Notes
This is a predicted structure of a 1535-nucleotide RNA (small-subunit ribosomal RNA) from an uncultured bacterium. Model confidence (mean pLDDT): 86 of 100. Its Rfam family is "Bacterial small subunit ribosomal RNA".
RNA sequence: GAGUUUGAUCCUGGCUCAGAGCGAACGCUGGCGGCGUGCCUAACACAUGCAAGUCGAGCGUGAAACCCUGCUUCGGUGGGGGAGUAAAGCGGCGAACGGGUGAGUAACACGUGGGUAACCUACCCCCGGGAUCGGGAUAACUCCGGGAAACCGGGGCUAAUACCGAAUAAUAUCCUGAUGCUACGGCAUCGGGAGAAAAGGUGGCCUCUGCUAUCGCAAGCUGCCGCCUGGGGAUGGGCCCGCGACCCAUCAGGUAGUUGGUAGGGUAAUGGCCUACCAAGCCUAAGACGGGUAGCCGGCCUGAGAGGGUGGUCGGCCACACUGGCACUGAAACACGGGCCAGACUCCUACGGGAGGCAGCAGUGGGGAAUAUUGGACAAUGGGCGAAAGCCUGAUCCAGCGACGCCGCGUGGGGGAUGAAGGCCUUCGGGUUGUAAACCCCUGUCAGGGAGGAGGAAGUUUCACUAUGUUAACAGCAUUGUGGGACUGACAGUACUCCCAGAGGAAGCGCCGGCUAACUACGUGCCAGCAGCCGCGGUAAUACGUAGGGCGCGAGCGUUGCUCGGAAUCACUGGGCGUAAAGGGGGUGUAGGCGGCUUUACCAGUCGGGCGUGAAAGCCUUCUGCUCAACGGGAGAAUUGCGCUCGAUACUGUGGAGCUCGAGGGCGCUAGAGGGUGGCGGAAUUCCCGGUGUAGCGGUGAAAUGCGCAGAUAUCGGGAAGAACACCAGUGGCGAAGGCGGCCACCUGGGGCGUUCCUGACGCUGAGACCCGAAAGCGUGGGGAGCAAACAGGAUUAGAUACCCUGGUAGUCCACGCUGUAAACGAUGGGCACUAGCUAUCGGGCAUUAGCUCGGUGGCGCAGCUAACGCGUUAAGUGCCCCGCCUGGGGAGUACGGCCGCAAGGCUAAAACUCAAAGGAAUUGACGGGGACCCGCACAAGCGGUGGAGCAUGUGGUUUAAUUCGAAGCAACGCGAAGAACCUUACCUGGGCUUGACAUCCCGAUGACAGUCCUGGAAACAGGGUCUUCCUGCUACCUUCGGGUGGUGGGACAUCGGGACAGGUGCUGCAUGGCUGUCGUCAGCUCGUGUCGUGAGAUGUUGGGUUAAGUCCCGCAACGAGCGCAACCCCUGCCCCUAGUUGCUACCAUUAAGUUGGAUACUCUAGGGGGACUGCCGGGGAUAACCCGGAGGAAGGAGGGGACGACGUCAAGUCCUUAUGGCCCUUAUGUCCAGGGCUACACACGUGCUACAAUGCCCGCUACAGAGGGAUGCAAACCCGCGAGGGGAAGCAAAUCCCAGAAAAGCGGGCCCAGUUCGGAUUGGAGUCUGCAACUCGACUCCAUGAAGGCGGAAUCGCUAGUAAUCGCGGAUCAGCUACGCCGCGGUGAAUACGUUCCCGGGUCUUGUACACACCGCCCGUCACACCACGAAAGUCGGUUGAUGUCGAAGACCUUUAAGCUAACUCUGAUUUAUCGGAGAGGCGGGGGUCUAUAUAUUGGCCGGUGAUUGGGGUGAAGUCGUAACAAGGUAACC
Repeated sequence: GAGUUUGAUCCUGGCUCAGAGCGAACGCUGGCGGCGUGCCUAACACAUGCAAGUCGAGCGUGAAACCCUGCUUCGGUGGGGGAGUAAAGCGGCGAACGGGUGAGUAACACGUGGGUAACCUACCCCCGGGAUCGGGAUAACUCCGGGAAACCGGGGCUAAUACCGAAUAAUAUCCUGAUGCUACGGCAUCGGGAGAAAAGGUGGCCUCUGCUAUCGCAAGCUGCCGCCUGGGGAUGGGCCCGCGACCCAUCAGGUAGUUGGUAGGGUAAUGGCCUACCAAGCCUAAGACGGGUAGCCGGCCUGAGAGGGUGGUCGGCCACACUGGCACUGAAACACGGGCCAGACUCCUACGGGAGGCAGCAGUGGGGAAUAUUGGACAAUGGGCGAAAGCCUGAUCCAGCGACGCCGCGUGGGGGAUGAAGGCCUUCGGGUUGUAAACCCCUGUCAGGGAGGAGGAAGUUUCACUAUGUUAACAGCAUUGUGGGACUGACAGUACUCCCAGAGGAAGCGCCGGCUAACUACGUGCCAGCAGCCGCGGUAAUACGUAGGGCGCGAGCGUUGCUCGGAAUCACUGGGCGUAAAGGGGGUGUAGGCGGCUUUACCAGUCGGGCGUGAAAGCCUUCUGCUCAACGGGAGAAUUGCGCUCGAUACUGUGGAGCUCGAGGGCGCUAGAGGGUGGCGGAAUUCCCGGUGUAGCGGUGAAAUGCGCAGAUAUCGGGAAGAACACCAGUGGCGAAGGCGGCCACCUGGGGCGUUCCUGACGCUGAGACCCGAAAGCGUGGGGAGCAAACAGGAUUAGAUACCCUGGUAGUCCACGCUGUAAACGAUGGGCACUAGCUAUCGGGCAUUAGCUCGGUGGCGCAGCUAACGCGUUAAGUGCCCCGCCUGGGGAGUACGGCCGCAAGGCUAAAACUCAAAGGAAUUGACGGGGACCCGCACAAGCGGUGGAGCAUGUGGUUUAAUUCGAAGCAACGCGAAGAACCUUACCUGGGCUUGACAUCCCGAUGACAGUCCUGGAAACAGGGUCUUCCUGCUACCUUCGGGUGGUGGGACAUCGGGACAGGUGCUGCAUGGCUGUCGUCAGCUCGUGUCGUGAGAUGUUGGGUUAAGUCCCGCAACGAGCGCAACCCCUGCCCCUAGUUGCUACCAUUAAGUUGGAUACUCUAGGGGGACUGCCGGGGAUAACCCGGAGGAAGGAGGGGACGACGUCAAGUCCUUAUGGCCCUUAUGUCCAGGGCUACACACGUGCUACAAUGCCCGCUACAGAGGGAUGCAAACCCGCGAGGGGAAGCAAAUCCCAGAAAAGCGGGCCCAGUUCGGAUUGGAGUCUGCAACUCGACUCCAUGAAGGCGGAAUCGCUAGUAAUCGCGGAUCAGCUACGCCGCGGUGAAUACGUUCCCGGGUCUUGUACACACCGCCCGUCACACCACGAAAGUCGGUUGAUGUCGAAGACCUUUAAGCUAACUCUGAUUUAUCGGAGAGGCGGGGGUCUAUAUAUUGGCCGGUGAUUGGGGUGAAGUCGUAACAAGGUAACC
């Protein structure tokens, strides 16, 4: 920075992604090289080899094979060489380094800076001094013995640079005196005393000495190495201290050598390190003690930085070496490849006893996702020993294995379009893969073959010369230099160079919905699958799988894991807390933090300079070496830190002195439901007594339970008791909060104002702590009128463990004690200061008509703040100080633990698991059993219906071979159907056809096909007969010169065969166009610009009026505009003009008749025009719009009706009107035919018709319409038939003729309330008509029959005037008709509307919202089922640790032992002198004691595993019960 909460918005907030990194692992893939790097797990167990030796110039011994040779009895034996070699041993040095590992350790272990006057330091360097005289042993070896072995015992011999004694010696050590210095601890110097050393080896030489007296030798001299002693240095270490770096307070108290002292012991050395005694201390909220985790650091990764994470490789330190304990040796160890003991494990064993320790290098097993060779060499670097040569060195240097990482290189370069083939896509044109390939011309890295071939080598040794030192000495030795010779490379014939050949041997992996760069096709069909988050997949998926193409990186690419980043998401840099998570319920106050004005001192903080340190490596800069880079070398910078020192003194701090404005006090005044105790009062309720009085009262939506004739309620009088205090009362007052309300008294806290008298910073906050703390609740004892959980009853209800009612107990009240919570809220901690005002009010002071001022309490509001809402001197503004608290939602304020409580419970307070959100504010809608206003046949008022009957028709259902399909609340249901007997027809059964019933094209064949006839058949169709082409070019023949015939070619047409294709009422109306329904003829829906708002959005369009209307007027940060409304269009109502047939007929003539001739006024027709506009008057209203009334007028305030339907909604309807994408069928889902079905029928519903009758029915007579239709049509007159109808044919393509009679009405007659002269269903019979055909299944007529039905339950529909109601007429479709339907037409012709409370629908404004698929919404809890993690639990298993004991190895220390052993020293005896013996000292051994590892007993703590059962929790498309919450959520919600 992005994605993700919403319809959209802003904010909060979590989750997720893009980056970098890794000792990695896994998947796919893999050409070369360089440099690095490689058991993160089992500090699990280890076979085998190697990893620490060396010195003969410290010492004593001392082989063999083999060779030569003498002898030989041929078995052997002696000598020489091998060789003073190997080997072991004594002795010295080393083995404490180097190498490994990270278990333990939270510690002076580490880092950093200091201290050591409290210390050590082998080997090395420098300086001083010394090295004299003696002695006794012992390994090896040999002999004997024991043992399986390991190994051991005894006798004997021997050497030393091994061991011992004596001498000498310095202030090295100790004691002591003096002097000086001092940091007061001590140190230095000078005297006196005490006691402690030593070792030789090797080379050379003869100056000195000795021997020899020539050479020469050593006891001499001398070189070198070594030895002793002392001082100094260097190096390395020990110990101590300041500071720094993990988590848990659900670890809060810990401690008995503990803290200190004295004395002693111990150590190199301080110290309680250890012991004895004495004292009672010591540590701790600045986190002791306990628990968990962890080696620490330089660094490394990340990050802008601050920080976070990390400690592998390299470097420093520490710790460890099978586990635990212990010491010995040594300069140094408590010792990785040493020792002892114990334990576990492994191995050997003759069962007696022994051996072992890879966390060295390799390697093995095991564990694990996972980590290498049982390699080479000491050539280099380094180490040990040695005088040296040299030896040893798994340190090291190299090589091997692994893409594990970093870096470099290659897999070719140039040209090459007809854009080849193939693939993929396609709108079929083409596009793309793609210059990619082929092909042409080149190059030669790497790998391969061949040839050459560095550097890493310095050194060692030897010879000669030279110089210096030593010395008597140019003997020798040491060192320096020059020159010559010899020797030394594991890697490795490697790096590198050249030559050869030839594009030849060398590319993959991930991704392509958004984030995020890259798109198409097919397959699949909520399947299979994908997924980092959001999310994809339910038949057109750029998201799954595959392919083509593309994007990214490239010998790699992805995935997983982990770290930092993004995350300002723990906020020091750099966040917050009114409503998002977050202010403690309130106060007093401890520690702590912070603190007014002036002055002075100090210089701790702070600031500056200098010095030391901050190892190296690393990072960074620069130069440089490998061809570059990685990698390496040099120099620099940096190392933000710590220490020392010098300086500065503003600020902070500390000490001193002062001040008054903060704070407090005095004095005066003052308001108040502030608190506590006691007393008093009246009203009301209830109860009791009495009176009056009678039939009810009470209660509710309505009731009932209840009370009442045993006298209630009502009413009057009297009495009792408890609780609460009407009016005053306020938007008021007081208190820290909780909270406080009648009156009086007493006790008592705080506040305000005035005065400016006193103190002199005494202040603010406040972790812990302590106190207070509504209601409910608990304990004990009282009290109890009213009210009232629980409970009971009555209602309500589907239920009603509720809401309502009647009762009613705890409780409510008092005293004392507990509890300690709350939506304890201003959801706003406290203090101080600063920053516009206006207004109201309470208290005080001043002033006195308004006002000023101090303190409080409210409203509004500027700046500013805020995500917004809002806050705004009572801040949520601007600052400072202190405290509390937050870090996604759920789990959960829960579990466990602890503390408190009598209990209930409170305080503190997690995790697993789970979700991609949960939230705040505001916006637009929608909705509300919210509000306001207003419309509509919405209700009401009224008239007529439906729902009941019969029938018709449609639908559901059922049935069926099929009952084709669609339509589904309003807005499906007399709908698509304005015409199902066949057809229609899409369905079923059966029979047929396959280029098809229909279109276009191609190829081949034929010249026909059709028609007609015959046969079969139900038909389709099949078979057969018959009939039968046209145009034209060329050519041959004929010709009447027009042409004809034949052949051949082309075309048209037709048929047959074949191929493309046709066809589909098959699917998807949720892929679509078009059309339509609906809200709704409702008055709305929007836009531009401007303005407001962070934004969604608002404004305009709201408001005041008005209208049928967003109609108009006025107002207004809006001004305009568009789609709608209205108007323009049509019909109709009045008039005029024009026109006058087919219309009309006043007048003339005529007739039976406007029949006919005039006539064209009227009617009418149909074209045009006029008319109505609130124009006029009055009133109302803002003088507006407009409304009311009136005049005139045929008509008024839109005259009546129609057409006309805004933005949109319903994934509304229709793929079966048509069109159309995709999918599906292709001898069938196409097509043809026959028959059947769509007409079924126990039912249910919708829409209708006809009725039930007398405002009626029947009969007779007699009037008056309008609008239509008519040529395969309407049909008159006339004739026939009761009739349907038949015959007949005039007239009419229609203002002419026909359909055509209108009916109700009117007049007259009948019926007389009856299932009827109502009603006509049903059924029987007889007919008519249409049609190929009326069986399934037509209509009509006549005769007969004569059902239900007597006005219709709940419920429900239409209609406001020429309307309803009622009456008939016409038309479309159509052969006919199931039409009672539909669409029209006219005739007759009402009633009612108080009104807008209610039902329904709608409009505007407003309000609430947890809804937005929008209330048919959302959503809660139990139960049932599945899965998951967690808690409890009788117990049980394990780990760890404490207390008190027991046993007690090795070892150390102490002690003891005189009947254990014992060379050196002392004393002494003996003896032929070198030994033996005795005693002592000392040592060894044994015994005892103390400490103590492991082990073990008892009993606790803590942690973990498991546990029948149990508890809640979470999660899980469509389970059960209810409806708690969200709208007044239907009882406001919540704590």

The RNAcentral record of the sequence draws on ENA, Greengenes and SILVA.